[in-house]
Context: one part of a larger RNA
RNA sequence: UUGGGCGUAAAGAGCUCGUAGGCGGCUAGUCGCGUCGGCUGUGAAAACCUGGGGCUCAACCCCGGGCCUGCAGCCGAUACGGGCUAGCUAGAAUUCGGUAGGGGAGACUGGAAUUCCUGGUGUAGCGGUGAAAUGCGCAGAUAUCAGGAGGAACACCGGUGGCGAAGGCGGGUCUCUGGGCCGAUAUUGACGCUGAGGGGCGAAAGCGUGGGGAGCGAACAGGAUUAGAUACCCUGGUAGUCCACGCCGUAAACGGUGGGAACUAGGUGUGGGCCACAUUCCACGUGGUCUGUGCCGCAGCUAACGCAUUAAGUUCCCCGCCUGGGGAGUACGGCCGCAAGGCUAAAACUC
Numbered sequence: 001u002u003g004g005g006c007g008u009a010a011a012g013a014g015c016u017c018g019u020a021g022g023c024g025g026c027u028a029g030u031c032g033c034g035u036c037g038g039c040u041g042u043g044a045a046a047a048c049c050u051g052g053g054g055c056u057c058a059a060c061c062c063c064g065g066g067c068c069u070g071c072a073g074c075c076g077a078u079a080c081g082g083g084c085u086a087g088c089u090a091g092a093a094u095u096c097g098g099u100a101g102g103g104g105a106g107a108c109u110g111g112a113a114u115u116c117c118u119g120g121u122g123u124a125g126c127g128g129u130g131a132a133a134u135g136c137g138c139a140g141a142u143a144u145c146a147g148g149a150g151g152a153a154c155a156c157c158g159g160u161g162g163c164g165a166a167g168g169c170g171g172g173u174c175u176c177u178g179g180g181c182c183g184a185u186a187u188u189g190a191c192g193c194u195g196a197g198g199g200g201c202g203a204a205a206g207c208g209u210g211g212g213g214a215g216c217g218a219a220c221a222g223g224a225u226u227a228g229a230u231a232c233c234c235u236g237g238u239a240g241u242c243c244a245c246g247c248c249g250u251a252a253a254c255g256g257u258g259g260g261a262a263c264u265a266g267g268u269g270u271g272g273g274c275c276a277c278a279u280u281c282c283a284c285g286u287g288g289u290c291u292g293u294g295c296c297g298c299a300g301c302u303a304a305c306g307c308a309u310u311a312a313g314u315u316c317c318c319c320g321c322c323u324g325g326g327g328a329g330u331a332c333g334g335c336c337g338c339a340a341g342g343c344u345a346a347a348a349c350u351c
Base pairs, nucleotide, nucleotide: 003323004322005321006320007305008304012319014201015200016199017198021194022193023192025088026087027086028085029084030083031082033081034080035077036076037075038074039073040072041071042070048066049065050064051063052062053061054060091191092188093187094186095184096183097182098181099180103177104176105175106174107173108172109171110154115149116148117147118146119145120144121143125136126135162169163168206247207246208245209244210243211242215241216240220236221235222234223233258318259317260316261315262314263313266296267295268294269293270292271291272290273289274288275287276286277285300307301306324351325350326349333344334343335342336341
């Protein structure tokens, strides 16, 4: 390479947009490029296969045929693929009417709690632990009341509940703004799917500049524990955590499961919409339907575990990735970065 694979054995890129490319709905016509058939030419010789012949046989040699799976020309076929033309509406998009939501951004704002400050009451302890000690406190702490300051996070509601492509998103109000779902038919008429490169987004930590700093808290210091204790526990505490702007680009970025489409028993919760029945009306309820999210379970699949209409079942299209362990996600080179480092990615050697 062929092949076989990628939930847990090696293997799905963190996510998304999209370029090239690959693939692509229904009907009719047309061309005849692919495709198929026939004929002709060519496809050197040798080799090879086969029939026969010559050296006494064989090796070897000679003759005939085949093979040379190809290419070109001509004639023909037109189902399928393709080009072109015309049309269609089941894919896709748009429009209208509804609807749920911690989707995103900015501004403003609220209460509880911690800490600190001021004042009042009040007196000898407080704090902390397995037990203690460091620490704080007669310069009046802890406790308690009143007032003030400041930062960060939003109890209850809260839910295998919701939204988002993923990362992620939770007090309240306003403004701006993205997407989804449902119903309706109206419009466009295949405008689609995927996506090598590429662009964008991307938790935490970290970096740059400026601000902010209540609580927490790497580092650090002290107290304990211990044989030791560079830890676990305690008292402190800097960076950081927060904001603005700019970088970084990683993760157990996990459903460890790429995206799209179709098909294949059911049962039972729950979120959003619509329809029907029932109800005097509303709500509740019952049934249906579309869409999301869970659990259980048949066929089937699986090495097993398990998956099972949200597939890991049955198929198709496109992309990514794997190919024994260590060396190693390392070296070297290149690209990116302020740096930290990231991306790409070996070999010797060894088992």

A computed fold for a 351-nucleotide part of an RNA from an uncultured bacterium, annotated as small-subunit ribosomal RNA, central domain. The prediction has a mean pLDDT of 90. Its Rfam family is "Bacterial small subunit ribosomal RNA". Its family is annotated with structural constituent of ribosome and ribosome in the Gene Ontology.